[in-house]
This is a predicted structure of a 415-nucleotide RNA (Bacterial RNase P class A) from Rubrimonas sp. The coordinates come from a structure-prediction model, not an experiment, and the mean pLDDT is 75. The organism belongs to Rubrimonas, within Bacteria. The gene name in the source record is rnpB.

RNA sequence: GCGGGCGGUCGGAUGGCCGCGCUUCGCCGGGGCCUUCGGGCGGCCGGCGGGGUGAGGAAAGUCCGGGCUCCACGGGAACACGGCGCCGGGUAACGCCCGGCCGGACGGCGAGACAUGGGAAUUCAUGGACCGCCGGUCGAGGGAAAGCGCCACAGAGAGCAGACCGCCGCGUCCUGAAGGCCGCGGCAAGGGUGAAAGGGUGGGGUAAGAGCCCACCGCGCCCCCGGCGACGGGGGCGGCAUGGCAAGCCCCGCCGGGAGCAAGAUCGCAUAGGGGCCGCACACGGGGCGUUCCCGCCCCGCGGUCCGGGUUGAUCGCGAGAAUCCGUCGGCGACGGCGGAUCCAGAUGAAUGGCCAUCCAGGGGCCGAGAGAAUCGGCUCCGGACAGAACCCGGCUUACAGACCGUCCGCGCAU
Numbered sequence: 001g002c003g004g005g006c007g008g009u010c011g012g013a014u015g016g017c018c019g020c021g022c023u024u025c026g027c028c029g030g031g032g033c034c035u036u037c038g039g040g041c042g043g044c045c046g047g048c049g050g051g052g053u054g055a056g057g058a059a060a061g062u063c064c065g066g067g068c069u070c071c072a073c074g075g076g077a078a079c080a081c082g083g084c085g086c087c088g089g090g091u092a093a094c095g096c097c098c099g100g101c102c103g104g105a106c107g108g109c110g111a112g113a114c115a116u117g118g119g120a121a122u123u124c125a126u127g128g129a130c131c132g133c134c135g136g137u138c139g140a141g142g143g144a145a146a147g148c149g150c151c152a153c154a155g156a157g158a159g160c161a162g163a164c165c166g167c168c169g170c171g172u173c174c175u176g177a178a179g180g181c182c183g184c185g186g187c188a189a190g191g192g193u194g195a196a197a198g199g200g201u202g203g204g205g206u207a208a209g210a211g212c213c214c215a216c217c218g219c220g221c222c223c224c225c226g227g228c229g230a231c232g233g234g235g236g237c238g239g240c241a242u243g244g245c246a247a248g249c250c251c252c253g254c255c256g257g258g259a260g261c262a263a264g265a266u267c268g269c270a271u272a273g274g275g276g277c278c279g280c281a282c283a284c285g286g287g288g289c290g291u292u293c294c295c296g297c298c299c300c301g302c303g304g305u306c307c308g309g310g311u312u313g314a315u316c317g318c319g320a321g322a323a324u325c326c327g328u329c330g331g332c333g334a335c336g337g338c339g340g341a342u343c344c345a346g347a348u349g350a351a352u353g354g355c356c357a358u359c360c361a362g363g364g365g366c367c368g369a370g371a372g373a374a375u376c377g378g379c380u381c382c383g384g385a386c387a388g389a390a391c392c393c394g395g396c397u398u399a400c401a402g403a404c405c406g407u408c409c410g411c412g413c414a415u
Base pairs, nucleotide, nucleotide: 001411002410003409004408005407006406007405008404009403010402012359013358014357015356016355017354018353020054021053022052023051024050025049026048027047028046029045030044032041033040034039056386060397061396063395064394065393066392067391068260069259070258071257081256082255083254084253085252086100087099088098089097090096101141102139103138104137106135107134108133109132110131114127115126116125117124118123142251143250147249148248149245150244151243164191165190166187167186168185169184170183171182173180174179199217200216201215202214203213204212218240219238220237221236222235223234224233225232226231264316265315266314267313274307275306276305277304278303279302280301285300286299287298288297289296323342324341325340326339327338328337329336330335360384362382363381364380365379366378367377368376369375
């Protein structure tokens, strides 16, 4: 210098003109209220002018957790359903974040049985199982000796294992022999299949083999020590019983009412439906007073008036908050305490925009300096990613041109 990983910050700047939403102040006009008739009051409406302010790191997906609102609900327990799941901490809470533990696949370093090759040899080179340490990364990371279920294809056998090839013994036959066919047995060492084949490596042992025996490792149980804990270290015993899948059912522990700002509240011009009161009518008919008949009562009608109803109309909810920034203290950290400063969008057919100029990044072209490259200067053209709040907040995920900072890695050049 170039390229890349990880973490963090930013995500064009300034000015002019025109325009938009919200807010504030002033003036004018209209209407309203009060009045001692002089006037006064009001964001009730409209207009004009001035000031202030006006999208994001993700405003997005609506995935998770909360605030807030309404509905339901006497308390507790159980069951069902759903979610979460190593440990500790942070937080209002979380499936988020921080710190740790364990495991997997990697990378680096150390040590290194053993194998191959060279050498006369001390040894050298290459490969390298197993082990230790470090680093980042990944893990739906509780339970598979409670039970059920499943394990495709391939394969002889997929869970009360399994003789396909193979190894070994015996017998008969063939053969000069080596050996071979067949039969009866033994064997899980080797091959082969598979994601997975009933512990691994080495030695002993054996006819060949086998935890059959031994050492180490793994696994299980018990004890001791360290740690809040997940877990780690050591010792003893057991010869191996216990394959995998819980993201199939299940078991254990913990958590969980439902709907969502079109929540919900207030005010309200109508229509329909509903109710009270008054007036008129009660002719016919119908209905009710349990049933049939008679009588009686009430309702079904019309008009007026009042209540009430609440339409997507208006207002509120709706912007001072788990807020932001700075400093300091505690903590490895996530984060927390204290002090100070600041006020930072609130639309509702939905504002936050458009044009111009200059500059800053970036790219292209031309000209000049330079032997050329690098580089420098000038002119000109293009040109700024993803994306737009809608009740609010904490997270996660996804999208994103480019710039800067820190750290690490690789390559190249110079010393």

The RNAcentral record of the sequence draws on ENA. Rfam family: Bacterial RNase P class A. It is annotated as a ribozyme.